[in-house]
RNA sequence: GCCUCUGUAGCUCAGUCUGGUAGAGCGUAUCCAUGGUAAGGAUAAGGUCGAGGGUUCAAAUCCCUUCUGAGGCU
Numbered sequence: 001g002c003c004u005c006u007g008u009a010g011c012u013c014a015g016u017c018u019g020g021u022a023g024a025g026c027g028u029a030u031c032c033a034u035g036g037u038a039a040g041g042a043u044a045a046g047g048u049c050g051a052g053g054g055u056u057c058a059a060a061u062c063c064c065u066u067c068u069g070a071g072g073c074u
Stems, first nucleotide, its partner, number of pairs: 001073005007067001010026004020057001028044005050066005
């Protein structure tokens, strides 16, 4: 230098191909329950979907540029 993959909640990830309400588990907070604790149950908070731009009625998703990380080729 070139190619592939990766980036989404505090953590681990799904969702992208096929555009249409942003989700799960764990964690956190509150409550229920117990004589009390753990386990269990319910509810809630928590997201500029790496960044910028474009297409579109509508973009995490499609297109362009760029940054981070991993791997490969030379």
The RNA shown here (transfer RNA) has 74 nucleotides and comes from a Candidatus Woesearchaeota archaeon. Rfam family: tRNA. Rfam describes the family as follows. Transfer RNA (tRNA) molecules are approximately 80 nucleotides in length. The source organism's lineage runs through Archaea, Nanobdellati and Candidatus Woesearchaeota.